A computed fold for a 105-nucleotide RNA from uncultured Marinobacter sp., annotated as Glycine riboswitch aptamer. Taxonomically the source falls in Marinobacter (Bacteria, Pseudomonadati, Pseudomonadota, Pseudomonadales). Rfam family: Glycine riboswitch aptamer. Gene Ontology term of the family: glycine biosynthetic process. A reference for the family is Mandal et al. (2004), "A glycine-dependent riboswitch that uses cooperative binding to control gene expression", Science. RNAcentral holds the sequence, with entries from MGnify. Of the family's consensus pairs, 90% are formed in the model.

[in-house]
RNA sequence: CUUUCCGAAGAGCUGUCGACCACUGCGUUAGUCGGCACACCGAAGGAGCAAGCGGCUGUUUUCUUUGAAACGGCGCGUGAAUCUCUCAGGUCCCGUGACGGAAGG
Numbered sequence: 001c002u003u004u005c006c007g008a009a010g011a012g013c014u015g016u017c018g019a020c021c022a023c024u025g026c027g028u029u030a031g032u033c034g035g036c037a038c039a040c041c042g043a044a045g046g047a048g049c050a051a052g053c054g055g056c057u058g059u060u061u062u063c064u065u066u067g068a069a070a071c072g073g074c075g076c077g078u079g080a081a082u083c084u085c086u087c088a089g090g091u092c093c094c095g096u097g098a099c100g101g102a103a104g105g
Base pairs, nucleotide, nucleotide: 001105002104003103004102005101006100007099012038014037015036016035017034018033019032020031039091040090041089045087046085047084048083052078053077054076055074056073057072058071059070060069061068062067
C1' cells in the first nucleotide's frame, strides 16, 4: 500500500412537480425513483492556512577580504489535522463513512 472481517458520527421521515407500481377503468392515499426550492450536516473525495523551513532584504557585530552570526522586515515559496470552507457528497432506519482493531498478501 492492498484484500477480507469487526467497531465507527452528524444533519429534513421538509415543501412542490413529474414518472412508476397494487386496480377492469378513473381518481385519491401510501410507497419507490427523479427534477426543483428552502433548511441543515462534515468523517468519501476536493479546497484553505499557523508555527517551522526555504528565498529575498535591512541594521548591528565580527573579519584584511570572501564570508559568518544575532535581531528585524516581506501582497514570495513550501507547509498538518477529527481545524476551517461546503465545490462535490450526504440528511428516519438500513446503508455510507474519516479513523481504529484483527487476520492475510